Predicted 3D model of a 256-nucleotide part of an RNA (large-subunit ribosomal RNA, domain VI) from Elliptochloris bilobata. A source record names the gene rrl. Taxonomically the source falls in Elliptochloris (Eukaryota, Viridiplantae, Chlorophyta, core chlorophytes). The RNAcentral record of the full RNA draws on ENA and SILVA. Rfam family: Bacterial large subunit ribosomal RNA. The coordinates come from a structure-prediction model, not an experiment, and the mean pLDDT is 87.
[in-house]
Context: one part of a larger RNA
RNA sequence: CGGUAGAGCAUUGAGAGGAGCCUUCCAUAGUACGAGAGGACCUGGAAGGACACACCACUGGUAUACCAGUUCUUCUGCCAAGGGGACACGCUGGGUAGCUAUGUGUGGAGCGGAUAACUGCUGAAAGCAUCUAAGUAGGAAGCCCACCUCAAGAUGAGUGCUCUCAAUAAGGUCACGGCAAGAGAAGCCGUUCGAUAGGUGUUCAGUGUAAAGCCAGCGAUGGCAGUAGCUAAGACAUACUAAUAGACCAAGCGAG
Numbered sequence: 001c002g003g004u005a006g007a008g009c010a011u012u013g014a015g016a017g018g019a020g021c022c023u024u025c026c027a028u029a030g031u032a033c034g035a036g037a038g039g040a041c042c043u044g045g046a047a048g049g050a051c052a053c054a055c056c057a058c059u060g061g062u063a064u065a066c067c068a069g070u071u072c073u074u075c076u077g078c079c080a081a082g083g084g085g086a087c088a089c090g091c092u093g094g095g096u097a098g099c100u101a102u103g104u105g106u107g108g109a110g111c112g113g114a115u116a117a118c119u120g121c122u123g124a125a126a127g128c129a130u131c132u133a134a135g136u137a138g139g140a141a142g143c144c145c146a147c148c149u150c151a152a153g154a155u156g157a158g159u160g161c162u163c164u165c166a167a168u169a170a171g172g173u174c175a176c177g178g179c180a181a182g183a184g185a186a187g188c189c190g191u192u193c194g195a196u197a198g199g200u201g202u203u204c205a206g207u208g209u210a211a212a213g214c215c216a217g218c219g220a221u222g223g224c225a226g227u228a229g230c231u232a233a234g235a236c237a238u239a240c241u242a243a244u245a246g247a248c249c250a251a252g253c254g255a256g
Base pairs, nucleotide, nucleotide: 001153005164006163007162008161009160010159011158015150016149017148018147021049022048023047024046025045026044027043033038051107052106053105054104055103059101060100061099062098066094067093068092069091070090071086072085073084074083075082076081110145112144113143118138119137120136121135165254171249172248173247174246175191176190177189178188179187196242197241198240199238200237201236202235203234205231206230207229213224214223215222216221
């Protein structure tokens, strides 16, 4: 821009893409078959591999400053306690959320259709024969469906429901607070009739028992109060702070 008034929500599916895999074992059955050696079709069940999609409850990874330990140095006058630097965390031990795989789930179902090679039935031309000429039945990981995803710019532009018709409305955009959404743009949520973000409280969880004080020891150090103190992204609650105030676009009942 189009889709013949303007919108919101929900849909149909022309068409397109994805998937489609394989192995082993058990039973049938040591049966059919075979002199024996060997050894099935069919059917049912179980386990697994690779691949794909999803997820983070579990097992782990990461987690650049969440906690602790520790060395050198510098600073806070000194002790103690701490801050900074040590290559973009000094090193080390752990580690929440998020993101993840090596972790956990799920998937490849169809006694649907039409067929290929091929196998048939009936059967003439051609008194026989013949799956074919008329007629008719089977038959594949392949084809068309079925399964998953997108999809009306499918210009062939579809369909349903609802809303609106003048202080412009329905609605949308900007603005503002944000996000498990994101390079940006977009998308999504919220804006006081409010839990959107921050703060605060509680809590989950992490680290591992803070500092100051007291006690024991000459002291290094240990103990007590004390599962202590401190904690990012988690959960719940709470209007304390900020989402204030507002602005703009957009039909005149729809062949102009």